[in-house]
RNA sequence: GGGGCCAUAGCUCAACUGGGAGAGCGCAGCCUUUGCAAGGCUGAGGUUAGGGGUUCGAUCCCCCUUGGCUCCA
Numbered sequence: 001g002g003g004g005c006c007a008u009a010g011c012u013c014a015a016c017u018g019g020g021a022g023a024g025c026g027c028a029g030c031c032u033u034u035g036c037a038a039g040g041c042u043g044a045g046g047u048u049a050g051g052g053g054u055u056c057g058a059u060c061c062c063c064c065u066u067g068g069c070u071c072c073a
Base pairs, nucleotide, nucleotide: 001072002071003070004069005068006067007066010025011024012023013022019056027043028042029041030040031039049065050064051063052062053061
């Protein structure tokens, strides 16, 4: 320098063929207990890496950039 894969909540990851952004763990509050743990209920938390484009509509499609892994040279 070139090819491929990846980037979504604090962490690990989903999101089917473009149409409501979600789960588990963690965090906060409440219930239960004399108290703790466990359990139950509720809630907060997101620029979907960044920018642009296509579209009525983009996590998803196209282009560029950044970072990580990997292959070739």
Molecule: transfer RNA
Organism: Tepidisphaeraceae bacterium